[in-house]
RNA sequence: AUAACAGGACGGAUUGCCGCUGCGGACCUUGAGUCCGCAGAGGAAAGUCCGGGCUCCAUAGAGAAUGAUGCCGGGUAACGCCCGGGCGGUUUUAACGAACCGACAGACAGUGCCGCAGAAAAUAUACCGCCCUUCGGGGUAAGGGUGAAAAGGCGGGGUAAGAGCCCACCGGCCGAUCCGUAAGGGGAGGUGCAUGGUAAACCUCAUCAGGAGCAAGAUCAAGCAGCAGAUGAAUUUCUCGUUCUUAAGUCUGCGGGUGGAUCGCUGGAAUCAUUUCCCGCGAGGGAUUUGUCAGAUAGAUGGCAAUCGAUUACAGAACCCGGCUUACAGUCCUGUUAUUUUU
RNA sequence: GGAGGCGUAGCGAAGUUGGUUAUCGCGCCGGCCUGUCAAGCCGGAGAUCGCGGGUUCGAGGCCCGUCGCUUCCG
Numbered sequence: 001a002u003a004a005c006a007g008g009a010c011g012g013a014u015u016g017c018c019g020c021u022g023c024g025g026a027c028c029u030u031g032a033g034u035c036c037g038c039a040g041a042g043g044a045a046a047g048u049c050c051g052g053g054c055u056c057c058a059u060a061g062a063g064a065a066u067g068a069u070g071c072c073g074g075g076u077a078a079c080g081c082c083c084g085g086g087c088g089g090u091u092u093u094a095a096c097g098a099a100c101c102g103a104c105a106g107a108c109a110g111u112g113c114c115g116c117a118g119a120a121a122a123u124a125u126a127c128c129g130c131c132c133u134u135c136g137g138g139g140u141a142a143g144g145g146u147g148a149a150a151a152g153g154c155g156g157g158g159u160a161a162g163a164g165c166c167c168a169c170c171g172g173c174c175g176a177u178c179c180g181u182a183a184g185g186g187g188a189g190g191u192g193c194a195u196g197g198u199a200a201a202c203c204u205c206a207u208c209a210g211g212a213g214c215a216a217g218a219u220c221a222a223g224c225a226g227c228a229g230a231u232g233a234a235u236u237u238c239u240c241g242u243u244c245u246u247a248a249g250u251c252u253g254c255g256g257g258u259g260g261a262u263c264g265c266u267g268g269a270a271u272c273a274u275u276u277c278c279c280g281c282g283a284g285g286g287a288u289u290u291g292u293c294a295g296a297u298a299g300a301u302g303g304c305a306a307u308c309g310a311u312u313a314c315a316g317a318a319c320c321c322g323g324c325u326u327a328c329a330g331u332c333c334u335g336u337u338a339u340u341u342u343u
Numbered sequence: 344g345g346a347g348g349c350g351u352a353g354c355g356a357a358g359u360u361g362g363u364u365a366u367c368g369c370g371c372c373g374g375c376c377u378g379u380c381a382a383g384c385c386g387g388a389g390a391u392c393g394c395g396g397g398u399u400c401g402a403g404g405c406c407c408g409u410c411g412c413u414u415c416c417g
C1' cells in the first nucleotide's frame, strides 16, 4: 500500500422561491380566514419476534392445564437481550495460540421411533465363514458383508476355533485430597469396561407467565325500537374457594341509530439521551450538568433552481420505551490476519 | 395501527404422531372410437412442496428467519 474479517461513527450540506402539519403572536372580514415567527422522521421509523410501562376485563386467594426458557456467574424495570467465564465444535498454526459458531439441563424415571439394507437396530444375535461332532447338533464373534449408526482400538499370550478370557500401550468410566462463588479444572488411586442414537418425539426436573390490547379505554353531543333464545356472575382455559346477586347481570342471534368532537397523545420527567467525576475486566452502577419544540386522523415533513468533484442505498413516525432480527449505495476511524514493496 | 390463518403439478385439494418412487379430481399430450366434434375407453407427461438456514441417518410435516396472499377488530 492492497485485500478480507471484526467493532464503532455517519447516512448529504448550504442558499433562494413555492407548498404541507403543529405551536405562538398580530389583524378584522370571526372564516376550517390572512400575515409574521419558530419547530418538523430513522438507523433501522420495518418485521411485530421478545420484554416492560399504560388501559380495561365489577370480585381476595389456591391448584391443575397450557405456553416459554434451559452450562455457570453477573447486569437490567424486565427479557428468549447484553457482559464475563466454562465446556464442545470448525478453520488456521510446526506448536503455543487466535478467530468464529453452539436450542449447551436430563437418554440406567418411563414410553415411543430407528424405513431400506443387513444374521442382528438394542432384555443382543448368527447368513457366509472358523472349530468340534456320536452328523441329531453344539461352540464362536477373529474375518466377509449391510448401514447414518454394529457393542472399545491395536499388538501379544491363550484356545479345538475364538473372545478383555489374560497382559502391555492407547481410549473410556468412577474418583479421596486440592483449586474455583459456580459451571468446571487437575488428579493419588480404582475399574476389564455389552447395554447405541433421537428430548427443534412424548416426557422429567427447575424457573417464569392471568387475559386482551391505544381500533385498549374515558367523556360530551346528536340520533334510535326493540324482539327472540340461553344462563346465576366473577383475571376472557378448567376446578376449588370466597365474595356479590335473586332478577338484575352476562352471553348468542336478528333488527334500529350514529359513523361527530374532546381526552388518551407525547409530558418539565423517566425505564430517555447527554457533560464531568468515581466504582467495575465488562455489560453497567452512583453522583452531577444539560436537552426534550413531529404529534397527524384519509393521515404533514415535499417540489424546483444553484453551488460544493456528484446521477445517489435501504427506506417514511401513528401510545411510549428497552432489545433482537431483517434491508442498506457510499464515507470515515480502530483492531486483527494475509500478500506485496521499500528501508 | 393491532390480532389470526394459509402457501403442495396449469387449477382445486389430500398427505394423521418424520421413512423407501409425494396421492386424487379437472385440465394438457398421444392413441382408439366417429363421416366430423363432444362424451367414452387406453396410455403418458407435468412438482427443487413459496424462498433461505438449522435439528435429524433422513424434513412436505419439527424449529428459526424471510416473502406473498387473505380474514377479523372502531
Base pairs, nucleotide, nucleotide: 001339002338003337004336005335006334007333008332009331010330012308013307014306015305016304017303018302020040021039022038023037024036025035026034027033028031042314046325047324049323050322051321052320053319054213055212056211057210061240062239063238064237066209067208068207069206070205071085072084073083074082075081086104087102088101089100090099091098092097105204106203110202111201112198113197114196127144128143129140130139131138132137152170153169155167156166157165171193172191173190174189178185179184217263218262219261220260226254227253228252229251230250231249232244233243234242272291273290276287277286278285279284344416345415346414347413348412349411350410353369354368355367356366362400371387372386373385374384375383393409394408395407396406397405